[in-house]
Context: one part of a larger RNA
RNA sequence: GGCAGGGAGUUCAUUUUUGUGGCAAGGAUAAGCUGUUAAGCAGCGUAUCCGCAGGGAAACCAAUAAGUGCGUAGCUUCGGCAUGGCACAUCCUCUGAAAGGGGGAGUAGUCACAAGGAUGAGACCAGAAAGGAGGUGAUCUAUUCCUGGAUAAGACGAAGCGCGGCGAAAGCUGCGUGGAGGUCUGCUAUCGAUGCUGUCACUAAGCGCUCGAGUGAUCUGGGAAUAGGGGUGAAAAGCCAAUCGAACCUCUUGAUAGCUGGUUCCUCCAGAAAUGUGUCUCAGCACAGCCUCACUGGAGACAGUUAGCAGGGUAAAGCACUGAUUGGGAAGUUAAGGAAAGAAAUUUCCGGCUUACCUGUCAAACUAAUAAUCUGUUAACGUCGUAGAAGGUGGGAGUGAGAGUAUCGGGGUAAGCUUGAUGCUCAAAAGGGGAACAACCCAGAGUAAGGUUAAGGUCCCUAAUCCUCAGUUAAGUCACGAAAUUGGUGAUAACCCAAAAACAGGCGGGCGGUAGGCUUAGAAGCAGCCAUCCGAUAAUCAACGCGUAACAGCGGACCGUUCGAGGGUUAUUGCGAUGAAAAUGGACGGGAGUAAACUGAGAACCGUAACCUUACACGUCGAAAGAUAAGAGGUAUGGAGGUGUUCUGUAUGGACAGAAGCUUCUGCGUAAGCAGGAGUGGACCGUGCAGAAACAAGAAUCCUGCU
Repeated sequence: GGCAGGGAGUUCAUUUUUGUGGCAAGGAUAAGCUGUUAAGCAGCGUAUCCGCAGGGAAACCAAUAAGUGCGUAGCUUCGGCAUGGCACAUCCUCUGAAAGGGGGAGUAGUCACAAGGAUGAGACCAGAAAGGAGGUGAUCUAUUCCUGGAUAAGACGAAGCGCGGCGAAAGCUGCGUGGAGGUCUGCUAUCGAUGCUGUCACUAAGCGCUCGAGUGAUCUGGGAAUAGGGGUGAAAAGCCAAUCGAACCUCUUGAUAGCUGGUUCCUCCAGAAAUGUGUCUCAGCACAGCCUCACUGGAGACAGUUAGCAGGGUAAAGCACUGAUUGGGAAGUUAAGGAAAGAAAUUUCCGGCUUACCUGUCAAACUAAUAAUCUGUUAACGUCGUAGAAGGUGGGAGUGAGAGUAUCGGGGUAAGCUUGAUGCUCAAAAGGGGAACAACCCAGAGUAAGGUUAAGGUCCCUAAUCCUCAGUUAAGUCACGAAAUUGGUGAUAACCCAAAAACAGGCGGGCGGUAGGCUUAGAAGCAGCCAUCCGAUAAUCAACGCGUAACAGCGGACCGUUCGAGGGUUAUUGCGAUGAAAAUGGACGGGAGUAAACUGAGAACCGUAACCUUACACGUCGAAAGAUAAGAGGUAUGGAGGUGUUCUGUAUGGACAGAAGCUUCUGCGUAAGCAGGAGUGGACCGUGCAGAAACAAGAAUCCUGCU
């Protein structure tokens, strides 16, 4: 791991709701007793409990058996009547001076059984870390005590002592002797455990090599002592029997767990929430919201559309207001600041301030003016509703970690970020598309068969046109990407030049006064300053650039000629290009494609569980017959109906001419399951109607056994 067996909402008490039944202004007995054909039944038993009146803290006081109207079911002589229901009126009581206000009144309970909840109990099962009590441990280990044992070989050479030398002495010194020491080296005595972060699985700490201590605060045998909030500790919270920041065993104990895991047959109907408020509250709970079931009620309801009326101050816009903000001239004023003139007073210019005007721009906390959407309401249409809507009452929940996306906000540099609003989706939704892909697009799946389409597609993989027409792109753009850049190429518009010859190219000219004047060493078109004329001309600048020390020289403007048909500028725009960097080799899904890319127009086809058709089962409605276009996904959860197991009562059956069980086959049922045949097996087993449960297994790192 597998298989088999075991394995989780139970029981009692109290209480509440619903259903069924008994009796009913009453209902019921409990313990116990008696009888008996006994998991039981019959009788007795009235203690006691609930109900029959409420209000008030209390003293205390104390109510409609119907007065009026509406009206459902039902009935009807079709006029109405009217149980239940509703409204008014009246009454009781408390409060109050009163008015008024609070509670109550025109009778339904009670007992049993069954089911759903609540509360208390172990309370669906399993699971702590802990707390408390009483005991057992020092054969491990810590420390101590008593009594024993062990420690190769070598090295160093303390004190003391002897002899010699020196000294007045104290003493110093040399050579020997001596043998001290928590001294040194070190072994297969012994103890330890540094590294290999070796190796291994005999071992819940081994083995190998290496390494440390090794006459001492050394190591060690045997015998004793100290015990759990206690011991012992050269102190690491170490050790106290593989257990220690409080040992182990038993009990308390089924401790408690707002946490985690698990919780066993089928089908049918409905079907959520991850929000608000409060909370020593944020993993929980309470109330509300959203779901479900039953009852009640008795005619209207409101998701949609259109129109009218009402509300508003957002988007965009704007600058009249508030605040920010560009430039200009004008007028007024001038204390600060700067400059000039003047001896000074002062004057002028710049600057500053104020005013109105022109001009350019902004705002969540600006708005004179102001949308669309939206909200309320009324009407009409529409849809739903007497086959029962709206509303109301009661029983049962779950949920209260949400997530993605589109649009609009807040925070943040940003985020598969965070925090809100509105819609949709996932959650709890399968199917088709998107290569793959919870939430993107299409579309909401009862079963079976046939057809038509949606999104998306139609060269091959791969179902379906290498479809038709007109353009664009050359980048494999298509097949991520911004600001910025682009004499790539297409389109549009405006303007200019052009057969009196444009644009580009070739050839030629490009002068004289003059080297203009000044400055300067020089200044000749070309350092700089001033001026920028005249003449000859087809044209020619007192010079646009290079150049020289200055000249020179080379181009340019400008003109002629040659050539012969378009040329140029600006703006807008389509498709491209650059911008463009990531870690294994590599992705348009792939192959490939110049369309099989992109833009516009058109036709056909493919394509889902969508839609249509037919049949069937279920649901819904109906007394039935029948109808069903207007029913059909589903987690938590609510409701309904069934299947199976064991046992009991009762009725009725089967079985040695073969029961149960097991194996296999066949049939029936939507399913849980049921029935039959054959084989095996060898003694019990069904069915109907009732009843009772230790009643259904795949999961719990579940338990036990086998393998």